A computed fold for a 103-nucleotide RNA from Paenalkalicoccus suaedae, annotated as SAM riboswitch aptamer (S box leader). The coordinates come from a structure-prediction model, not an experiment, and the mean pLDDT is 82. The source organism's lineage runs through Bacteria, Bacillati, Bacillota, Bacilli and Paenalkalicoccus.

RNA sequence: UUCUUAUCACGAGAGGUGGAGGGACUGACCCUACGAAGCCUCGGCAACCGGCUAUUGCACGGUGCCAAGUUCAGAGGAUCUAUAAUAGAUCCGAAGAUGAGAU
Numbered sequence: 001u002u003c004u005u006a007u008c009a010c011g012a013g014a015g016g017u018g019g020a021g022g023g024a025c026u027g028a029c030c031c032u033a034c035g036a037a038g039c040c041u042c043g044g045c046a047a048c049c050g051g052c053u054a055u056u057g058c059a060c061g062g063u064g065c066c067a068a069g070u071u072c073a074g075a076g077g078a079u080c081u082a083u084a085a086u087a088g089a090u091c092c093g094a095a096g097a098u099g100a101g102a103u
Stems, first nucleotide, its partner, number of pairs: 002102007013042005021031003025074004043066003048062003051058002070095001076092007
């Protein structure tokens, strides 16, 4: 990098540094000089893998995460509602993120 698979409405931030961006992409809408991203320190959440325990827990190790539902919508499909065109709702799915396994 690619493939497979599970999960994604819950949860959890302070300080320092830095100095203008950030929220994957497109559109929208937000956050941000009352200080963005990144980096460092400490803290926290969660429980995917390992470990211990022994069927449920612990949070020790490896990841992950700590604005807003994956911020919302987004190929395509199904069902329903109203309609003149068309619009709306729900679900599947797509795309994405993270873990584990494979390559």